[in-house]
């Protein structure tokens, strides 16, 4: 320098082009001398930028960042 995977909540990860979720942590409360463990209830976010396409984009198409593999 080409190639190809990846990038969403604090962390791991979901998500037929239509309602952004799940588990762990977090936060109140109940419990308990107290803490853990169970219960209940609650908040999460510029979907990595930016730009096209579409009635609508996290999702599909360009570029550009960042990681990781490969080739040279």
């Nucleotide at each position: 320098g080409c190639c190809g995977c990846a990038g969403u909540a604090g962390c791991u990860c979901a998500a037929c082009g239509g309602g952004a979720g799940a588990g762990c942590g977090c936060c109140g409360c109940c419990c308990u001398g107290a803490a853990g463990a169970g219960g209940c209830g609650g908040a999460u976010g510029u979907u990595g930028c930016u730009g096209g396409u579409u009635c609508a984009a996290a999702u599909c198409c360009g570029g550009c960042c960042u990681g990781c593999g490969g080739c040279a």

This is a predicted structure of a 72-nucleotide RNA (transfer RNA) from a Microcaldota archaeon. It matches the Rfam family "tRNA". By type it is a transfer RNA. From the family's description: Transfer RNA (tRNA) molecules are approximately 80 nucleotides in length. The RNAcentral record of the sequence draws on ENA.